[in-house]
């Protein structure tokens, strides 16, 4: 130097025919309990890595930049 994949609530992921984002789990409230954990039930929390473009509509196409993985390849 070149390729390829990822980047989405605190954490770890899902979402791929473009149609208004979901799940575990941690916190949180509330039932249960003498009281703690366990279990149930409920809420809440995301401008989907950054900006830009297409499009009536973009996490999902396109371009560009950051970052992180992983692999080729050249040179003394």
């Nucleotide at each position: 130097g070149c390729c390829g994949c990822c980047u989405u609530g605190g954490c770890g992921c899902a979402g791929u025919u473009g149609g208004u984002a979901g799940c575990g789990c941690a916190g949180u409230g509330c039932u249960c309990u003498u009281g703690u954990a366990a279990a149930g039930c409920g809420a809440a929390g995301g401008u989907c890595a950054u900006c830009g473009g297409u499009u009536c509509g973009a996490g999902u196409c396109c371009g560009a930049u950051a970052g992180g993985c992983g692999g080729c390849u050249c040179c003394a």
The RNA shown here (transfer RNA) has 76 nucleotides and comes from Leucobacter sp. The RNAcentral record of the sequence draws on ENA. Lineage of the source: Bacteria > Actinomycetes > Micrococcales > Microbacteriaceae > Leucobacter. The prediction has a mean pLDDT of 80. The same sequence occurs in records of 2 taxa. It is recorded under the gene name trnT.